[in-house]
RNA sequence: GGCGCCAUCGUCUAGUUGGUUAGGACAAGAGGCUUUCAAUCUCUAAACACGGGUUCGAAUCCCGUUGGCGCUA
Numbered sequence: 001g002g003c004g005c006c007a008u009c010g011u012c013u014a015g016u017u018g019g020u021u022a023g024g025a026c027a028a029g030a031g032g033c034u035u036u037c038a039a040u041c042u043c044u045a046a047a048c049a050c051g052g053g054u055u056c057g058a059a060u061c062c063c064g065u066u067g068g069c070g071c072u073a
Base pairs, nucleotide, nucleotide: 001072002071003070004069005068006067007066010026011025012024013023019056028044029043030042031041032040049065050064051063052062053061
C1' cells in the first nucleotide's frame, strides 16, 4: 500500500434483513427497610465514533473520515 471485520450509557452487551419510547446486567446518585452497615426493594440520570447520502422514516442501507484488530505484499 491492498483487502476484510469492528465501533451502542462509566463498563459489558441486546437490538438484523429500516418503523412503537434504543432495552438489560453491573457500577453511580436519591429514597425505603435497619440503631448503623451490609444485603434487599423502589426511583433517577446516562449511549448509537464523526461527516454526508438514500428514504415518509436510518443504530440498522450506501459513501467518506477517524480509531482498533486481522490477513496479504
A computed fold for a 73-nucleotide RNA from a Nitrososphaerota archaeon, annotated as transfer RNA. The RNAcentral record of the sequence draws on ENA. Rfam family: tRNA. Its mean pLDDT, the model's own confidence on a scale to 100, is 80. NCBI's taxonomy places the organism under Archaea, Thermoproteati, Nitrososphaerota. RNAcentral records the identical sequence in 2 taxa.